[in-house]
RNA sequence: CCGGCUGGGUGGCCGCGGCCAGGCGGGGGCGCGUGCGCCCACGACCUGGUCGAGGAAAGUCGGGACUCCAUAGGGCAGGGUGCUGGCUAACGGCCAGUCGAGGUGACUCGCAGGAAAGUGCCACAGAAAACAGACCGCCGAUCGGCGGAUGGACCGGUUCGCUGGGACAUCCGUCACCGGUAAGGGUGAAACGGUGCGGUAAGAGCGCACCAGCGCCCGGGGUGACCCGGGCGGCUCGGCAAACCCCACCCGGAGCAAGGUCAAAUCGUGGGAGGGCGGCCCGCCCAUCUCCCCAGGUAGACCGCUCAGAUGGAUGGCCACCCACCUGGCCCGCAAGGCCAGGGGACAGAAUCCCGCUUACAGGCCGGCUCA
Numbered sequence: 001c002c003g004g005c006u007g008g009g010u011g012g013c014c015g016c017g018g019c020c021a022g023g024c025g026g027g028g029g030c031g032c033g034u035g036c037g038c039c040c041a042c043g044a045c046c047u048g049g050u051c052g053a054g055g056a057a058a059g060u061c062g063g064g065a066c067u068c069c070a071u072a073g074g075g076c077a078g079g080g081u082g083c084u085g086g087c088u089a090a091c092g093g094c095c096a097g098u099c100g101a102g103g104u105g106a107c108u109c110g111c112a113g114g115a116a117a118g119u120g121c122c123a124c125a126g127a128a129a130a131c132a133g134a135c136c137g138c139c140g141a142u143c144g145g146c147g148g149a150u151g152g153a154c155c156g157g158u159u160c161g162c163u164g165g166g167a168c169a170u171c172c173g174u175c176a177c178c179g180g181u182a183a184g185g186g187u188g189a190a191a192c193g194g195u196g197c198g199g200u201a202a203g204a205g206c207g208c209a210c211c212a213g214c215g216c217c218c219g220g221g222g223u224g225a226c227c228c229g230g231g232c233g234g235c236u237c238g239g240c241a242a243a244c245c246c247c248a249c250c251c252g253g254a255g256c257a258a259g260g261u262c263a264a265a266u267c268g269u270g271g272g273a274g275g276g277c278g279g280c281c282c283g284c285c286c287a288u289c290u291c292c293c294c295a296g297g298u299a300g301a302c303c304g305c306u307c308a309g310a311u312g313g314a315u316g317g318c319c320a321c322c323c324a325c326c327u328g329g330c331c332c333g334c335a336a337g338g339c340c341a342g343g344g345g346a347c348a349g350a351a352u353c354c355c356g357c358u359u360a361c362a363g364g365c366c367g368g369c370u371c372a
Base pairs, nucleotide, nucleotide: 001368002367003366004365005364006363008322009321010320011319012318013317014316016052017051018050019049020048021047022046023045024043025042027040028039029038030037031036032035054347058358059357061356062355063354064353065352066255067254068253069252078251079250080249081248082247083097084096085095086094087093098112099110100109101108102107113246114245118244119243120240121239122238135185136184137181138180139179140178142176144175145174146173147172148171149170150169151168154165155164156163157162193211194210195209196208197207198206212236213235214233215232216231217230218229219228220227221226259303260302261301262300268294270293271292272291273290274286275285276284277283323345325343326342327341328340329339330338331337
């Protein structure tokens, strides 16, 4: 550094929930010999037996089973995922690998498609932040301005030795303007390849060699992502897609308070029996006082719901001893080991189920690897 396992034990007393058996209690049904037998469930009662939370039961994040609603097919919009191969019912999960980043290393991490399709953005600083451009600098030219050096027609002074001024010409410096350049300077997270030689007025992939990158081609390895080697092209092209966008693939919605079954009371412009019109039927009207049926589905009950399986939610509490561990003291030269006293077990509690992820966690055990 990585992987795996574990997550106190024994006993006693009291208590809780499910199931099973027996008893007790009241209820229903049947039988007959009428107060007994048998059967059926029920109970908040009694006795016994048996079972009774986790590695995360947590967060409710991803996916699925299951249920109801919606749904011809296709497309748009919207959302999600995004290197490769495999596993899986599925996933944003897992395994193995590639690439990139970090670490001396074992190893860890991943916001890993496309920036040469288009649009957009790139703070501060800086001349300039993307079809390049030019602040300082470097170089060249010029009608030029200023200064200096040299030469000097010509003008003046003269004690003839010289001396003052001076158009113009050449050169140098500087300023201005025009042009070339991108070597150097400085800024920045990032500056339009790097080093060297040649070349040039100065320079520059302008040319060449090597290196780096990109594109294309070829050979080899790999299922693939990709890797290794060679050649060609001076091609040198910034970053951001967790900005819009493009490409590929996937996605209907709600969730067990889903949903289903049975079903009081009340209600019903449902039906029948009832009353009136009438000789009778149809029809209409009245009444819903009483009875029966019907519909709907509320309260409620049950199923969904499980070898933990509750449905206001059980799986617990107390005591004793032991054990891991911690602190202090003593024995001991130190260590190891032992003894005594005190303390002392973390994170955390199922609610339809499953596969994952993430987060929390005292302490202990095992295996492998790395560095010194």

Model confidence (mean pLDDT): 76 of 100.
The RNA shown here (Bacterial RNase P class A) has 372 nucleotides and comes from a soil metagenome.
The RNAcentral record of the sequence draws on MGnify.
Of the family's consensus pairs, 93% are formed in the model.
Rfam family: Bacterial RNase P class A. Gene Ontology terms of the family: ribonuclease P activity, dimeric ribonuclease P complex and tRNA processing.